RNAcentral holds the sequence, with entries from ENA. This is a predicted structure of a 72-nucleotide RNA (transfer RNA) from a Candidatus Nanoarchaeia archaeon. Its Rfam family is "tRNA". Rfam classes the family as a transfer RNA. NCBI's taxonomy places the organism under Archaea, Nanobdellati, Nanobdellota, Candidatus Nanoarchaeia.
RNA sequence: GGCUGUAUAGCUUAGUGGUAAAGCACUGCUCUCAUAAGGCAGGGAUCCCGAGUUCAAUUCUCGGUACAGCCA
Numbered sequence: 001g002g003c004u005g006u007a008u009a010g011c012u013u014a015g016u017g018g019u020a021a022a023g024c025a026c027u028g029c030u031c032u033c034a035u036a037a038g039g040c041a042g043g044g045a046u047c048c049c050g051a052g053u054u055c056a057a058u059u060c061u062c063g064g065u066a067c068a069g070c071c072a
Base pairs, nucleotide, nucleotide: 001071002070003069004068005067006066007065010024011023012022013021018055026042027041028040029039030038048064049063050062051061052060
């Protein structure tokens, strides 16, 4: 330098053109002599950035950035 893939909650991931889900973590309650585990409830992500298409974009297209892999 060329090609491919990935980017979504604190972490690990799911998701699909119609305003986003789960596990762990976190907060409160419950349980216990106490802690952990368990049970119940709850908060938290303008979906990497910009532009375009569309009535509508996390999703499709283009460019950029970061990371990973392959080729030279």